[in-house]
RNA sequence: GCCUUAUCAAGAGUGGCUGAGGGACUAGGCCCAGUGAAGCCCGGCAACCCGCGAAGACUUCGGUCUUUUCGAAGGUGCUAAAUCCUACGUGAUCCUGUGAUCCGAAAGAUGAGGA
Numbered sequence: 001g002c003c004u005u006a007u008c009a010a011g012a013g014u015g016g017c018u019g020a021g022g023g024a025c026u027a028g029g030c031c032c033a034g035u036g037a038a039g040c041c042c043g044g045c046a047a048c049c050c051g052c053g054a055a056g057a058c059u060u061c062g063g064u065c066u067u068u069u070c071g072a073a074g075g076u077g078c079u080a081a082a083u084c085c086u087a088c089g090u091g092a093u094c095c096u097g098u099g100a101u102c103c104g105a106a107a108g109a110u111g112a113g114g115a
Base pairs, nucleotide, nucleotide: 002114003113004112005111006110007109008108013042015041016040017039021032022031023030026087027086028085029084043079044078045077048075049074050071051070053068054067055066056065057064058063083107088104089103091102092101093100094099
């Protein structure tokens, strides 16, 4: 890099180092940033993996699966704004501005599993 699957409107700093960019890519928009961007460290958040229970289903009685309460040592992840918004659709509704809202897809991110 590829496949499957779940999630993506919640949450998380008046810290240290450093010093100019950043918000994935393209385009448009809109933002953040010397009152300190990105990066690193520390802190924190969360609960995917993980651990203890509860209920249910299945079972070859070893266990497996589903839902769920709680926990946070460890593996990841995350820590402005919805994944910042839009882009696609013989989609839906309102309505006629080539608009608004919603739904879905695509793309992307992260976890877990796999070839």

Predicted 3D model of a 115-nucleotide RNA (SAM riboswitch aptamer (S box leader)). Model confidence (mean pLDDT): 84 of 100.